Context: one part of a larger RNA
Molecule: small-subunit ribosomal RNA, central domain
Organism: uncultured bacterium
RNA sequence: CUGGGCGUAAAGGGCGUGUAGGUGGCCUUGCAAGUCAGGCGUGAAAUCCUCCGGCUUAACUGGAGAAGUGCGUUUGAUACUGCAAGGCUUGAGUGCGGGAGAGGAGAGUGGAAUUCCCGGUGGAGCGGUGAAAUGCGUAGAUAUCGGGAAGAACACCGGUGGCGAAGGCGGCUCUCUGGACCGCAACUGACACUGAGACGCGAAAGCUAGGGGAGCAAACGGGAUUAGAUACCCCGGUAGUCCUAGCCGUAAACGUUGGGCACUAGGUGUAGGAGGUAUCGACCCCUCCUGUGCCGCAGUUAACACAAUAAGUGCCCCGCCUGGGGAGUACGGCCGCAAGGCUGAAACUC
Numbered sequence: 001c002u003g004g005g006c007g008u009a010a011a012g013g014g015c016g017u018g019u020a021g022g023u024g025g026c027c028u029u030g031c032a033a034g035u036c037a038g039g040c041g042u043g044a045a046a047u048c049c050u051c052c053g054g055c056u057u058a059a060c061u062g063g064a065g066a067a068g069u070g071c072g073u074u075u076g077a078u079a080c081u082g083c084a085a086g087g088c089u090u091g092a093g094u095g096c097g098g099g100a101g102a103g104g105a106g107a108g109u110g111g112a113a114u115u116c117c118c119g120g121u122g123g124a125g126c127g128g129u130g131a132a133a134u135g136c137g138u139a140g141a142u143a144u145c146g147g148g149a150a151g152a153a154c155a156c157c158g159g160u161g162g163c164g165a166a167g168g169c170g171g172c173u174c175u176c177u178g179g180a181c182c183g184c185a186a187c188u189g190a191c192a193c194u195g196a197g198a199c200g201c202g203a204a205a206g207c208u209a210g211g212g213g214a215g216c217a218a219a220c221g222g223g224a225u226u227a228g229a230u231a232c233c234c235c236g237g238u239a240g241u242c243c244u245a246g247c248c249g250u251a252a253a254c255g256u257u258g259g260g261c262a263c264u265a266g267g268u269g270u271a272g273g274a275g276g277u278a279u280c281g282a283c284c285c286c287u288c289c290u291g292u293g294c295c296g297c298a299g300u301u302a303a304c305a306c307a308a309u310a311a312g313u314g315c316c317c318c319g320c321c322u323g324g325g326g327a328g329u330a331c332g333g334c335c336g337c338a339a340g341g342c343u344g345a346a347a348c349u350c
Base pairs, nucleotide, nucleotide: 004321005320006319007304008303012318014201015200016199017198021194022193023192025088026087027086028085029084030083031082033081034080035077036076037075038074039073040072041071042070049065050064051063052062053061054060091191092188093187094186095184096183097182098181103177104176105175106174107173108172109171110154114150115149116148117147118146119145120144121143125136126135162169163168206247207246208245209244210243211242215241216240220236221235222234223233258317259316260315261314262313263312266295267294268293269292270291271290272289273288274287275286276285299306300305323350324349325348332343333342334341335340
């Protein structure tokens, strides 16, 4: 390299948009590049293979043939692929009519709780733990009532629920805005799938600048525990957590399962929509589409399990794996303010 693989053994890119490239629906006509058939030329000799022969045999060797699966040229074939032209509507998209949704961005707004401040009542404890202590409190705490301020998060609804490509998204209202789904079948007429590079998005932590800071809380201080306790428990507490602008680009970024299309038993939930039966209308019941769960046959699997949301059966495209350690390290390059990220070895060793 080929082969074989990628849920859990090594292996699916964190996710998308899309360039080149690869691949591509139905019908007709033309061309004949691929493809197929025939002819001709060439494919040195030796070697290999078959047959015949020579050394007593063999190795070795003489001769003949075959082969050399190829290339060139020429004459044809036109099913498939390709190219050119024309047409089609089922793929894809648009339109029209609908309903659902924590999808995104901005602005505004609400109540509960917490902490702090002020005032009233009150008068000795509170808090905390396995038990305590540090801590707070007669300068009046805790508790309770009234008033005020601030920041952050949104109880119930809430779901085995919904939306999003992923990360992720949850009080309420408004503005702007993306996508999916259902119904109709009016329009375009293959406009498609995938996607190396590229570009964009990307939890938390972290970084830069400016704000903000209630609660929580790395670091840190103290109290306990303990042989010790740089921990687990307790009292405090700064970055940070929040906002704006800009970086970072990682993750058990997981369904540890890339995307698309088609096909392959059933059963039962659930969410959105449409239709049918019946009816005044609806619920119930039945059917279909879309999404999301569970069980389960065939099949698959090393087993576990998966099983129409496949890990089944096929086709197309991308990414990735090739024993463990060394090592996601070194070196180089690119990116970053830094932290570091991406790419990514070898010696040696088992």